[in-house]
Annotation: The prediction has a mean pLDDT of 82. A computed fold for a 73-nucleotide RNA from a Thermoplasmatota archaeon, annotated as transfer RNA. It matches the Rfam family "tRNA". The source organism's lineage runs through Archaea, Methanobacteriati and Thermoplasmatota.
RNA sequence: CCGGACGUAGCUCAAUAGGCAGAGCGGUGGACUGUAGAUCCGCAGGUUGCUGGUUCGAUUCCGGCCGUCCGGA
Numbered sequence: 001c002c003g004g005a006c007g008u009a010g011c012u013c014a015a016u017a018g019g020c021a022g023a024g025c026g027g028u029g030g031a032c033u034g035u036a037g038a039u040c041c042g043c044a045g046g047u048u049g050c051u052g053g054u055u056c057g058a059u060u061c062c063g064g065c066c067g068u069c070c071g072g073a
Base pairs, nucleotide, nucleotide: 001072002071003070004069005068006067007066010025011024012023013022019056027043028042029041030040031039049065050064051063052062053061
């Protein structure tokens, strides 16, 4: 320098022929328990990497940029 994949909650990851952003773990409140753990029921937590475009509507499609990984020269 060229090509490809990926970037979503604190962590690990879902969500696609464009239509309400979710789960597990973790955090927190409660139930239970002599205490704790386990179990059960809630709650909080997100500008979906940044910036433009298309669209009534974008995590999703398109362009540019940044980052990580892989391959090629």